A computed fold for a 72-nucleotide RNA from Oryza brachyantha, annotated as transfer RNA. The coordinates come from a structure-prediction model, not an experiment, and the mean pLDDT is 84. Rfam family: tRNA. The family's RNA type in Rfam is transfer RNA. Lineage of the source: Eukaryota > Magnoliopsida > Mesangiospermae > commelinids > Oryza. RNAcentral holds the sequence, with entries from Rfam.
[in-house]
RNA sequence: GGGUCCAUAGCUCAGUGGUAGAGCAUUUGACUGCAGAUCAAGAGGUCUCCGGUUCGACCCCGGAUGAGCCCU
Numbered sequence: 001g002g003g004u005c006c007a008u009a010g011c012u013c014a015g016u017g018g019u020a021g022a023g024c025a026u027u028u029g030a031c032u033g034c035a036g037a038u039c040a041a042g043a044g045g046u047c048u049c050c051g052g053u054u055c056g057a058c059c060c061c062g063g064a065u066g067a068g069c070c071c072u
Base pairs, nucleotide, nucleotide: 001071002070003069004068006066007065010024011023012022013021018055026042027041028040029039030038048064049063050062051061052060
């Protein structure tokens, strides 16, 4: 330099055009002598950034940044 793939909650990851989700973690309550386990409820998001297409974009298109892999 060329190709390919990834970027979504604190962590690991779903989500192939129509109100962003799960598990774990965390907070509160129930239970318990206390804690753990279990059960219930809650909080937590500028979907890496800029622009475009569209009535509507996490999703499609262009570019940027960063990470992995392959080739030279």